[in-house]
Context: one part of a larger RNA
RNA sequence: UUGGGCGUAAAGGGCGCGUAGGCGGAUAUGCAAGCUUGGUGUGAAAGACCGCAGCUCAACUGCGGGAGCGCGCUGAGAACUGCGUAUCUAGAGUUCAAGAGGGGAAGCUGGAAUUCCAGGUGUAGGGGUGAAAUCUGUAGAGACCUGGAAGAACAUCAGUGGCGAAGGCGAGCUUCUGGCUUUGAACUGACGCUGAGGCGCGAAAGCGUGGGGAGCGAACAGGAUUAGAUACCCUGGUAGUCCACGCCGUAAACGUUGCACACUAGGUUUCGGAGGGCCUACCCCUUCGGAGCUCAAGCUAACGCGAUAAGUGUACCGCCUGAGGACUACGGCCGCAAGGCUAAAACUC
Repeated sequence: UUGGGCGUAAAGGGCGCGUAGGCGGAUAUGCAAGCUUGGUGUGAAAGACCGCAGCUCAACUGCGGGAGCGCGCUGAGAACUGCGUAUCUAGAGUUCAAGAGGGGAAGCUGGAAUUCCAGGUGUAGGGGUGAAAUCUGUAGAGACCUGGAAGAACAUCAGUGGCGAAGGCGAGCUUCUGGCUUUGAACUGACGCUGAGGCGCGAAAGCGUGGGGAGCGAACAGGAUUAGAUACCCUGGUAGUCCACGCCGUAAACGUUGCACACUAGGUUUCGGAGGGCCUACCCCUUCGGAGCUCAAGCUAACGCGAUAAGUGUACCGCCUGAGGACUACGGCCGCAAGGCUAAAACUC
């Protein structure tokens, strides 16, 4: 390479938008590039294959024959692909009406708690632990009450629940804004799917500049524990955690399961709609879109998956190829740095 694979054995890109490319609905008609078929030329000879012959046989050699296949030229065909023209509405989309939502951004506001400050009441403890100690308190702590300040996070509602492409999103209100669902009508008329590069988004930690700093808390200090204790426990505590702007671009970025479409038994729960039935709160039936559980067939090495497929198919992309060396070296690109992306070999088994 062929082949085989990617939930857990190696293997789905963190996620999206989208360029090239690949692939692509229905009808009619034309062309004939692909395609099918005929003729013809050519693909030297030798060799190979078939037949016959010559050396006593064979190897060897000679003669004859033919298929197959490639390419060129020239005819024919039109089912499929392609290209052109015309048309269609089942894919896709637009408009109107209705709906649910922690989707995003900015601004304003609120209460509980915590810490601190000031005042009051009040007196000997408080705190902490397995037990203690460091720590704190007669310069009046802790406790209780009143007032004030600050920052961060939003109990209950809360759900097996909702929204988002993913990361992720949870107090309330306002403004701006993205997506989604259902039903009906009208409209566009294949405008679609995927997507190498590319571009954008991307938890936490980290970085730059400037703010902010209540609580928590790497580092650090002290107290314990211990043989030791650079830890686990305790008392403190700086970066950080928060905000603005700019970087970083990683993760067990996981459903460890790429995206789209079609098809293939049921049962049950829940969220958002629509239609219907005694639409009297309720309940039942049908149906569309999400989120779960359970299971038929089927699949699977098993576990399990099972209409939210890991079943049956199609299109496109990404990725794997024994373990270690190695999420490494070198080079290149990116980054302020930390480092990231790409990515070997020797050698060992």
The part of an RNA shown here (small-subunit ribosomal RNA, central domain) has 349 nucleotides and comes from uncultured spirochete. RNAcentral holds the full RNA, with entries from ENA and SILVA.